[in-house]
Parts: sequence; C1' cells; structure tokens
RNA sequence: UUGGAAAAGGGCAAACCGCUCGAAAGAGCGGGGCGCAAAGCCACUGGCCUAAAUCCCGUUUUGGGGACAUGGCGGCAGGGUUGCCUAAC
Repeated sequence: UUGGAAAAGGGCAAACCGCUCGAAAGAGCGGGGCGCAAAGCCACUGGCCUAAAUCCCGUUUUGGGGACAUGGCGGCAGGGUUGCCUAAC
C1' cells in the first nucleotide's frame, strides 16, 4: 500500500420485549442476537422516513387535504477521518 480465505484475543448488536423521552419519524437504557472487518466517529453529497411549527387550499366547527426540515436514519450508497488482528507485496 492492497486485501479479508482462515485463525486468536476480543468488539458491536437487527427483529422482538420492558422502561423513559418525543407530535411523529426515531432515540437512550436494560434484556435479546439477525447479522457486521470499520455495524468506530462526522448529516458534507445523494437517497429514504417523519411533519409538531409554518405556509397554501378548503371549511367556518373541533375537524379535513396538500407542501415543507429546522427533526431523524451512518445497520442505504458515496465522501471525510481514526483504528485492532491477519495475509500478500
């Protein structure tokens, strides 16, 4: 520098369940373990989810419909950054 077939010490933790927070998406903690070689960290680009507030339509009645991130997802792809073991050079 490139890679992860095998191995060791280990690490993380999906669904689901409980509690808490949140308008929601979702998050935190505990249990759990599908998977993961960056499933460590950063919302920078794209993508996806949500829509309280705001705006528009409609209605005049509380309701209803639509748009929108400033809210999220890093276990969606790219990018940035740090790093364990191991193989080859």
c-di-GMP-I-GGC riboswitch aptamer from a Desulfobacteraceae bacterium, 89 nucleotides, folded computationally. Of the family's consensus pairs, 95% are formed in the model. The coordinates come from a structure-prediction model, not an experiment, and the mean pLDDT is 84. The source organism's lineage runs through Bacteria, Pseudomonadati, Thermodesulfobacteriota, Desulfobacterales and Desulfobacteraceae.